[in-house]
Molecule: SAM riboswitch aptamer (S box leader)
Organism: soil metagenome
RNA sequence: UCUCAUCAAGAGCGGCCGAGGGACCGGCCCUAUGACGCCGCGGCAACCGUGCGACAGCCAAUGGCUGCGUCGCGCGGUGCCAAUUCCGGCAGAGUCACUCUGACAGAUGAGG
Numbered sequence: 001u002c003u004c005a006u007c008a009a010g011a012g013c014g015g016c017c018g019a020g021g022g023a024c025c026g027g028c029c030c031u032a033u034g035a036c037g038c039c040g041c042g043g044c045a046a047c048c049g050u051g052c053g054a055c056a057g058c059c060a061a062u063g064g065c066u067g068c069g070u071c072g073c074g075c076g077g078u079g080c081c082a083a084u085u086c087c088g089g090c091a092g093a094g095u096c097a098c099u100c101u102g103a104c105a106g107a108u109g110a111g112g
Stems, first nucleotide, its partner, number of pairs: 001112007012041005020030003024089004042081003046078009055067005085105001090102005
């Protein structure tokens, strides 16, 4: 950098640091009752890998084999643990102060 998938759920405590942070812009929020970031322990469960079991099918049937399917549990590689990706930012539609749908952009994973 390209492609595909997902993004309305879920997830704490302590230590260090010290002023900003929530990608950008506009809002609106978080933050010295210490945010953000880093470390330790813990947790959540989106993708990938893997093992076991269940389920299903088959066979020469106290057992064995197969699955690239479904579910559960564990381990590993990332990821995540304020607010719908916090909302909007472009387009379309509607009952048009607003709402809905889709895109753009962003984040995460896998592959190239």